[in-house]
Context: one part of a larger RNA
């Protein structure tokens, strides 16, 4: 390669939209490119098979058929693809009517709570540990009250809840937005699925410039632990944590499990609807459509476990893997202010 795989042994791209590509619902008609069939023409000689013959035999040579496959025209077929058209409505979307949510940006604004200032009471301690010290404190601390100022974060409610494509998202109100849900008709009429490349998002640290700085807290001192202690504990503390605007593009970006569609036993919770029955208030009892959990059967699995939200049973597309190190390294190319980032091997060994 061919193949066989990707939860946990190697392997699922950190997510979306989406270009080209791939593939794509039902029915009818045309066509006949793919496609089947046949015919006919070519498919160099040698060597290689086969058969016969020539050298006394072989090797070696000669004839001769077969192979080998493809192309190229013609004729015919019309299931299936494909093109063209006509059409349906179940797939995909539009409308109405309704509904839940910490989706998302903007701006307002709320209490606790630390900390820090002024100011009252009061006095010898206060902190922090395993125990100590380092630190504060008679210049009056700690505690307490009373005023005040700043950033920060949102207790309770709160939950195996909910929302979002992901990364994430949490006090309130308010503007302005994005997706889902469900339930009745109505219209469109296959517009659908997936996605190399390139596009945007993408947590925490960091980086550039202005801001801001309570708490906390890399780094650093400083005091204990120790044989030592460049740590664990304590007392301090800068960067950085917050905001604006650009940069960064990376995580055990995890469900370690791609996306999308069909089928395929149940059981019992949470949540959003909607009908139905009911003493229509609670309620409980049913039914069905979306999400989100636990058990658990066939199935599958190397076991563990998964198990209608699949790791079952298919089919489309696309990433990726092919022994351990060396190595996510070097070299080259790109990207970035830089720290890095993407791409990504050999030798050499086991």
């Nucleotide at each position: 390669c061919u193949g066989g795989g990707c939860g946990u042994a190697a392997a699922g791209g950190g997510a979306g939209a989406g270009u080209a590509g791939g593939c794509g619902g039902g029915a009818g008609a045309a066509u006949a490119a793919g496609u089947u069939a046949g015919a006919a023409g070519u498919u160099g000689a040698a060597u290689a098979u086969a058969u016969a013959g020539g050298c006394u035999u072989a090797a070696c040579c000669u004839a001769u058929a077969a192979c080998c496959u493809g192309c190229u025209u013609c004729u015919a077929a019309u299931a299936c693809u494909g093109u063209u058209u006509u059409u349906c409505u179940u797939g995909a979307g539009u409308a109405u009517u309704g509904g839940a949510g910490a989706g998302g940006g903007a701006g307002a604004u709320g209490g606790a709570a630390u900390u820090c200032c002024a100011g009252g009471u009061g006095u010898a301690g206060c902190g922090g540990u395993g125990g100590a010290a380092u630190g504060c404190g008679u210049a009056g601390a700690u505690a307490u009250c009373u005023g005040g100022a700043a950033g920060a974060a949102c207790a309770c409610c709160a939950g195996c809840u909910g929302c979002g494509a992901a990364g994430g998202c949490g006090g309130u109100c308010u503007c302005c937005u994005g997706g889902c849900c469900a339930a009745a008709u109505a219209c469109u009429g296959a517009c659908g699925c997936u996605g190399a490349g390139g596009c945007u998002c993408g947590a925490a640290a960091g980086c550039u410039a202005g801001g801001g700085g309570a708490g906390c807290a890399a780094a650093c001192a400083g005091g204990a632990u120790u044989a030592g202690a460049u740590a664990c504990c304590c007392u301090g503390g800068u960067a950085g944590u917050c905001c604006u605007a650009g940069c960064c593009g990376u995580a055990a970006a995890c469900g370690a499990u791609g996306g999308a569609c069909a089928c395929u036993a149940g059981a019992u919770g949470c949540u959003g609807g909607a009908g139905g029955a009911g003493u229509c208030a609670a309620u409980c009892c049913u039914u069905u459509c979306g999400g989100u959990g636990u058990c658990g059967g066939a199935g599958c699995u190397a076991a563990c476990g998964u198990g209608u939200u699949a790791a079952g049973u298919g089919u489309c597309c696309c990433g990726c893997c092919u022994g351990g190190g060396g190595a996510g390294u070097a070299c080259g190319c790109u990207c970035g202010c830089a720290a890095g980032g993407g791409u990504g091997a050999a030798a050499c060994u086991c």

This is a predicted structure of a 350-nucleotide part of an RNA (small-subunit ribosomal RNA, central domain) from a metagenome. Its mean pLDDT, the model's own confidence on a scale to 100, is 88. It matches the Rfam family "Bacterial small subunit ribosomal RNA".